[in-house]
The RNA shown here (FMN riboswitch aptamer (RFN element)) has 117 nucleotides. Of the family's consensus pairs, 93% are formed in the model.

RNA sequence: UAGAUACUUCAGGGCAACGUAAAUCGUGACCGGCGGUAAACCCCGCGAGCUUCGGUGGAAGUAUGAACUUGUGAAAUUCAAGUGGCGACAGUAAAGUCUGGAUGAGAGAAGUAAUAC
Repeated sequence: UAGAUACUUCAGGGCAACGUAAAUCGUGACCGGCGGUAAACCCCGCGAGCUUCGGUGGAAGUAUGAACUUGUGAAAUUCAAGUGGCGACAGUAAAGUCUGGAUGAGAGAAGUAAUAC
RNA backbone atom coordinates (compact mmCIF):
# COMPACT_ATOMS: atom_id res chain seq x y z
C1' U A 1 0.00 0.00 0.00
C1' A A 2 -3.71 -3.62 -1.39
C1' G A 3 -8.00 -6.16 -1.79
C1' A A 4 -10.18 -11.28 -0.63
C1' U A 5 -10.44 -13.96 4.63
C1' A A 6 -11.53 -14.62 9.91
C1' C A 7 -13.07 -12.42 14.35
C1' U A 8 -14.96 -8.40 17.75
C1' U A 9 -18.04 -4.18 18.87
C1' C A 10 -21.90 -1.03 17.39
C1' A A 11 -26.19 -0.72 14.43
C1' G A 12 -34.52 2.91 15.16
C1' G A 13 -37.32 7.15 16.67
C1' G A 14 -42.20 8.67 18.16
C1' C A 15 -49.27 10.31 21.86
C1' A A 16 -51.56 7.44 28.98
C1' A A 17 -53.23 15.72 25.54
C1' C A 18 -58.99 16.58 24.89
C1' G A 19 -63.52 13.59 23.80
C1' U A 20 -64.36 8.10 23.86
C1' A A 21 -65.58 1.44 26.11
C1' A A 22 -60.16 3.42 21.85
C1' A A 23 -52.09 5.76 23.56
C1' U A 24 -56.13 2.13 17.64
C1' C A 25 -61.59 6.43 16.10
C1' G A 26 -62.02 12.30 15.76
C1' U A 27 -59.06 16.82 16.90
C1' G A 28 -54.31 18.05 17.90
C1' A A 29 -49.09 16.39 18.74
C1' C A 30 -44.82 13.63 17.60
C1' C A 31 -41.12 10.11 14.75
C1' G A 32 -38.16 8.92 10.17
C1' G A 33 -32.78 2.49 9.57
C1' C A 34 -28.34 1.97 5.83
C1' G A 35 -25.49 3.30 1.11
C1' G A 36 -25.43 6.87 -3.20
C1' U A 37 -26.02 11.88 -4.81
C1' A A 38 -25.47 19.50 -2.80
C1' A A 39 -27.06 17.58 3.25
C1' A A 40 -33.24 13.05 1.18
C1' C A 41 -39.19 9.37 5.43
C1' C A 42 -41.62 10.47 -0.27
C1' C A 43 -34.98 10.48 -6.29
C1' C A 44 -31.84 5.60 -7.12
C1' G A 45 -30.55 1.26 -4.51
C1' C A 46 -30.31 -1.87 0.12
C1' G A 47 -32.24 -3.85 4.81
C1' A A 48 -36.21 -5.28 8.15
C1' G A 49 -41.81 -7.39 8.16
C1' C A 50 -45.37 -10.22 5.40
C1' U A 51 -46.88 -13.72 1.11
C1' U A 52 -45.67 -17.55 -2.54
C1' C A 53 -42.01 -21.04 -4.39
C1' G A 54 -37.61 -23.98 -2.93
C1' G A 55 -34.29 -29.50 0.65
C1' U A 56 -30.71 -25.33 1.53
C1' G A 57 -28.34 -21.04 -0.29
C1' G A 58 -31.98 -18.18 -2.24
C1' A A 59 -35.77 -16.29 -5.92
C1' A A 60 -40.20 -13.65 -7.05
C1' G A 61 -43.69 -10.53 -5.13
C1' U A 62 -46.01 -6.85 -1.62
C1' A A 63 -48.10 -0.81 -2.97
C1' U A 64 -45.72 2.33 -7.45
C1' G A 65 -45.15 2.68 0.70
C1' A A 66 -45.57 8.23 0.08
C1' A A 67 -44.21 15.16 -3.50
C1' C A 68 -45.23 18.94 -5.56
C1' U A 69 -44.62 24.50 -6.04
C1' U A 70 -41.46 28.80 -5.48
C1' G A 71 -36.55 30.70 -4.22
C1' U A 72 -31.01 30.56 -3.77
C1' G A 73 -27.01 28.22 -6.25
C1' A A 74 -22.18 26.00 -10.80
C1' A A 75 -24.84 21.92 -8.83
C1' A A 76 -30.52 20.55 -4.56
C1' U A 77 -37.59 16.15 -6.28
C1' U A 78 -31.76 16.54 -0.74
C1' C A 79 -31.04 23.37 1.45
C1' A A 80 -34.94 27.63 2.68
C1' A A 81 -40.25 28.84 2.44
C1' G A 82 -45.13 26.82 1.54
C1' U A 83 -48.77 23.12 0.94
C1' G A 84 -49.44 17.73 0.81
C1' G A 85 -48.56 12.42 1.47
C1' C A 86 -46.49 7.45 3.48
C1' G A 87 -45.37 3.86 7.28
C1' A A 88 -45.03 -4.90 8.03
C1' C A 89 -47.23 -8.86 10.91
C1' A A 90 -50.08 -10.76 15.54
C1' G A 91 -53.11 -8.80 19.74
C1' U A 92 -56.71 -5.28 21.36
C1' A A 93 -62.78 -0.57 19.62
C1' A A 94 -59.89 -0.25 13.74
C1' A A 95 -52.40 1.20 15.90
C1' G A 96 -46.09 4.56 12.08
C1' U A 97 -46.18 6.04 18.08
C1' C A 98 -49.10 0.60 23.02
C1' U A 99 -48.08 -4.88 23.92
C1' G A 100 -45.66 -9.16 21.41
C1' G A 101 -42.29 -12.32 18.17
C1' A A 102 -37.41 -9.38 19.60
C1' U A 103 -31.86 -9.99 25.16
C1' G A 104 -34.11 -11.61 17.65
C1' A A 105 -32.57 -10.41 12.61
C1' G A 106 -30.11 -6.84 9.67
C1' A A 107 -28.46 -3.09 5.32
C1' G A 108 -24.20 -1.19 6.96
C1' A A 109 -20.34 1.47 10.25
C1' A A 110 -15.92 1.09 13.13
C1' G A 111 -11.92 -1.87 14.78
C1' U A 112 -8.49 -6.17 15.40
C1' A A 113 -5.82 -10.25 13.51
C1' A A 114 -3.36 -12.94 10.19
C1' U A 115 -2.27 -12.58 4.50
C1' A A 116 0.02 -10.60 -0.12
C1' C A 117 3.24 -7.00 -2.43
Description
The sequence was found by an Rfam model in a public genome assembly. The coordinates come from a structure-prediction model, not an experiment, and the mean pLDDT is 78.